[in-house]
Molecule: transfer RNA
Organism: Deltaproteobacteria bacterium
RNA sequence: CGGGGCGUAGUGCAGCCUGGUAGCAUCACUGCUUUGGGAGCAGUAGGUCGGAGGUUCAAAUCCUCUCGCCCCGA
Numbered sequence: 001c002g003g004g005g006c007g008u009a010g011u012g013c014a015g016c017c018u019g020g021u022a023g024c025a026u027c028a029c030u031g032c033u034u035u036g037g038g039a040g041c042a043g044u045a046g047g048u049c050g051g052a053g054g055u056u057c058a059a060a061u062c063c064u065c066u067c068g069c070c071c072c073g074a
Base pairs, nucleotide, nucleotide: 001073002072003071004070005069006068007067010026011025012024013023020057028044029043030042031041032040050066051065052064053063054062
């Protein structure tokens, strides 16, 4: 310098191809259960989807640029 993959809740990930309410597990918190703790069950909270711009009625999703990490090539 060129090419590819990944980036979404505190953590691990799905959703992207095919645009239409942003989800699962875990963690945290509350309640039930227990003498208590753990386990189990129920619920609550937590997100400018790496950043910027564009297309669109509507973008995590499509297009462009860019940042970080990893891999390959030179």